[in-house]
Molecule: transfer RNA
Organism: Thermoplasmatales archaeon
RNA sequence: GGGCCCGUGGGGUAGUUUGGAAUCCUUCCAGCAUGGGGCGCUGGUAACCUGAGUUCAAAUCUCAGCGGGCCCA
Numbered sequence: 001g002g003g004c005c006c007g008u009g010g011g012g013u014a015g016u017u018u019g020g021a022a023u024c025c026u027u028c029c030a031g032c033a034u035g036g037g038g039c040g041c042u043g044g045u046a047a048c049c050u051g052a053g054u055u056c057a058a059a060u061c062u063c064a065g066c067g068g069g070c071c072c073a
Stems, first nucleotide, its partner, number of pairs: 001072007010026003020056001028044005049065005
């Protein structure tokens, strides 16, 4: 220098193909339960790497950038 892949709550993860309600696990918070705790049950908070474009509508498509990984030279 060239090519490819990835970026989603505090942690992990599905959803991207085919644009239309952001999924689940865990953590955390509250409640129930217990003599008290743990386990368990119920409920809740919290996320689409950044910017621009296309569109009625973008996590998803396009472009640029940032960060990480792999391959070639």